[in-house]
Context: one part of a larger RNA
RNA sequence: UGACGGGACCCCGCACAAGCGGUGGAGCAUGUGGAUUAAUUCGAUAUUAACCGAAGAACCUUACCCAGGUUUGACAUCGCGGGAAAGCCCCAGAAACGGGGCCCUCUUCUCACAAGGAAGACCCAAAGACACCUGUUGCAUGGCUGUCGUCAGCUCGUGCCGUGAGGUGUUUGGUUAAGUCCAGCAACGAGCGCAACCCUCAUCCUAUGUUGCCAGCGGGUAAUGCCGGGAACUCAUGGGAGACUGCCGGUGUAAGCCGGAGGAAGGUGGGGAUGACGUCAAGUCAGCAUGGCUCUUACGUCCUGGGCUACACACACGCUACAAUGGCCGGUACAGAGGGUCGCGAAGGAGCGAUCCGGAGCUAAUCCCACAAAACCGGUCCCAGUUGGAAUUGCAGGCUGCAACCCGCCUGCAUGAACGCGGAGUUGCUAGUAACCGCAGGUCAGCACACUGCGGUGAAUACGUUCUCGGGUCUU
Numbered sequence: 001u002g003a004c005g006g007g008a009c010c011c012c013g014c015a016c017a018a019g020c021g022g023u024g025g026a027g028c029a030u031g032u033g034g035a036u037u038a039a040u041u042c043g044a045u046a047u048u049a050a051c052c053g054a055a056g057a058a059c060c061u062u063a064c065c066c067a068g069g070u071u072u073g074a075c076a077u078c079g080c081g082g083g084a085a086a087g088c089c090c091c092a093g094a095a096a097c098g099g100g101g102c103c104c105u106c107u108u109c110u111c112a113c114a115a116g117g118a119a120g121a122c123c124c125a126a127a128g129a130c131a132c133c134u135g136u137u138g139c140a141u142g143g144c145u146g147u148c149g150u151c152a153g154c155u156c157g158u159g160c161c162g163u164g165a166g167g168u169g170u171u172u173g174g175u176u177a178a179g180u181c182c183a184g185c186a187a188c189g190a191g192c193g194c195a196a197c198c199c200u201c202a203u204c205c206u207a208u209g210u211u212g213c214c215a216g217c218g219g220g221u222a223a224u225g226c227c228g229g230g231a232a233c234u235c236a237u238g239g240g241a242g243a244c245u246g247c248c249g250g251u252g253u254a255a256g257c258c259g260g261a262g263g264a265a266g267g268u269g270g271g272g273a274u275g276a277c278g279u280c281a282a283g284u285c286a287g288c289a290u291g292g293c294u295c296u297u298a299c300g301u302c303c304u305g306g307g308c309u310a311c312a313c314a315c316a317c318g319c320u321a322c323a324a325u326g327g328c329c330g331g332u333a334c335a336g337a338g339g340g341u342c343g344c345g346a347a348g349g350a351g352c353g354a355u356c357c358g359g360a361g362c363u364a365a366u367c368c369c370a371c372a373a374a375a376c377c378g379g380u381c382c383c384a385g386u387u388g389g390a391a392u393u394g395c396a397g398g399c400u401g402c403a404a405c406c407c408g409c410c411u412g413c414a415u416g417a418a419c420g421c422g423g424a425g426u427u428g429c430u431a432g433u434a435a436c437c438g439c440a441g442g443u444c445a446g447c448a449c450a451c452u453g454c455g456g457u458g459a460a461u462a463c464g465u466u467c468u469c470g471g472g473u474c475u476u
Base pairs, nucleotide, nucleotide: 005476007475010472011471012470013469015465016464019429020428021427022426023425026320027319028318030316031315032314033313034311042053043052064306065305068302069301070300073130077129078128081124082123083122087102088101089100090099091098106120107119108118109117110116135293136292137291141289142288143284144283145282146280148278153192154191155190156189157188158187159168160167161166172183173182174181198272199271200270201269203241204240205239206238207237208236209235213230214229217228218227219226244266247260248259249258250257251256322422326381327380328379329378330377331376338369339368340367343362344361348357349356350355388419393414394413395412396411397410398409399408435457436456437455438454439453440452441451
C1' cells in the first nucleotide's frame, strides 16, 4: 500500500422480507456425467459448463469407427510433354477407384484472308519443388468473448507532505441512480468511466397522399372503399415542437429534497445500444489468424456402410399434466411483428385427416403465408384414475428427399401407462411486469417442447434492512 476478518459505521441490489408462479415427485423432449461400444468425434465443468459451440447429425455435414482405394495428392503456385474444354454410352464394382468406346478442335494476339507461330482458360500425364493435417501446446500468441458489473469506480500533471515505500488530491459534512452536485479543506487542475449526445415507444404540429384511409357529396351491390371523388380522420414516411426542477409554495448556506400547478409525458418518462483501470495464466489453436513442435504411401485425401440417436443409473434445462377458474362439442369476435420468385401459393374440387389436384395473384402498405389463441355465448360431462391425462404399442396412410431399417416429421383408427399438486431444498419476477394465450422468423429439402422476436388477457406485494448472498465508501 493492498487483501482478508464468523471487527465496527454508513449505503445499495428481486439480496432478504411481503407476494405471485414454478422447479425438486410423474411421463416425455433436450443437454451433461457415468457406464457401454469397433466408434459412441471434439471442446465447454462452482458462481461464469450442462436446449452451451450446434440459427436445426438419415447421406452430406463429420472431425469418430469398419472395409475398399489413392500418394505432387481433394486444393494453390512453378515446371517437361500432349490435348479444345465439356458432353454421352458400355463393362466390373457397395461406391470411390479401374477398363473401354463415341464425340470432337475453344478464346485472344501476330496476320487483308489462309497457312504458320505465340499466349490464355481448361483437361490428361512424368519426375520434382511443394501442398495438406478439426494433429499438439489457449501455460508461447493475435483477435473475440464470459465474469465481477452498468458496480462507481480507476488514474495522471504540477504543487505540498514523508529519508523512503508512499500519501495528499479521491478524505470530511450534506446530496445523488452516480467520484452526481454543493460546502469546506495543501491542494489546484485534468483524463478514462457516470450523465448527455444515438435508436425506439408515448403527445402535438407540419409536408406528402399510393398499394394505405373514407368524414362529407354522388353512383352501385345480396354484401365489401366496390366506383367517381375527397385529403378531413387512421396510418405510413420525412421535418419540427415538447421536459429544463422551467413555474408556484415549503425547507436548506448551497447542492438538493418535499408538495403543487399546467401537461400526452415529471423529476434519469419506459425500453435499447453503450461495459472504465483491471481480475480469473477464465474460455476459444475446432470460426479465423499465428510462433514452436509433430505427421508426409500418412496424423493427408476419396468413397460404401456404421457411429455421433446405444442405456442398470445420476444431474441440468424444458414440455405435458394431475382437472370443474376444467375437459369436450357447436357458434361467434378482436392483434402485432415478420417472411415470400429455385419462393409464398388464393378461389374451386377430392379426402375423416395429414395431404393431394388445381393453378389466379404477387419481386409485395397491392397478392399469398393467414382461421390468431386464450376470451365471449349456448350445450354436455358430475368429482371418477373419469369424457382428466396422454406415454407406450399395433395397424393403415401422407410429405420431404437418390434414400426415412439403424435414425425424420405429420395424419387416422385402435391401445390407453405413470400421474390425485410433489421431502430436504431451490428458482424467476416490482407493471403493461409476473402468470396465462397464441402468432411469426432464422436455421432448414425435410425435421423445434429450443432460440430470437411479436402482440392478446392481465394481477398480488414491498412493514422494513435484524438475518442470507453479492457489491461500494470510510475505519480498525
RNAcentral holds the full RNA, with entries from SILVA. The part of an RNA shown here (small-subunit ribosomal RNA, 3' major domain) has 476 nucleotides and comes from a marine sediment metagenome. The prediction has a mean pLDDT of 86.